Transfer RNA from Parcubacteria group bacterium RIFCSPHIGHO2_01_FULL_56_18, 73 nucleotides, folded computationally. Rfam family: tRNA. By type it is a transfer RNA. The coordinates come from a structure-prediction model, not an experiment, and the mean pLDDT is 82.

[in-house]
RNA sequence: CCGCCCUUAGCUCAAUGGUUAGAGCACGGAGCUUAUACCUCCGUGGUUCCUGGUUCGAGUCCAGGAGGGCGGA
Numbered sequence: 001c002c003g004c005c006c007u008u009a010g011c012u013c014a015a016u017g018g019u020u021a022g023a024g025c026a027c028g029g030a031g032c033u034u035a036u037a038c039c040u041c042c043g044u045g046g047u048u049c050c051u052g053g054u055u056c057g058a059g060u061c062c063a064g065g066a067g068g069g070c071g072g073a
Base pairs, nucleotide, nucleotide: 001072002071003070004069005068006067007066010025011024012023013022018056027043028042029041030040031039049065050064051063052062053061
């Protein structure tokens, strides 16, 4: 320099262009226990990397940029 892939909750990941973006773990609370742990229930937590564009409607499609990874020269 060229090509490809990834970026969504604190972490790991889902989500056919369409109702309010969800799950597990973690965290908080309650129950259980003499107590802790386990277990059960409930809850908190999101500028979907950034900036634009297409569309009635974008996490999803398009363009540019940023970060990370892989391959090639």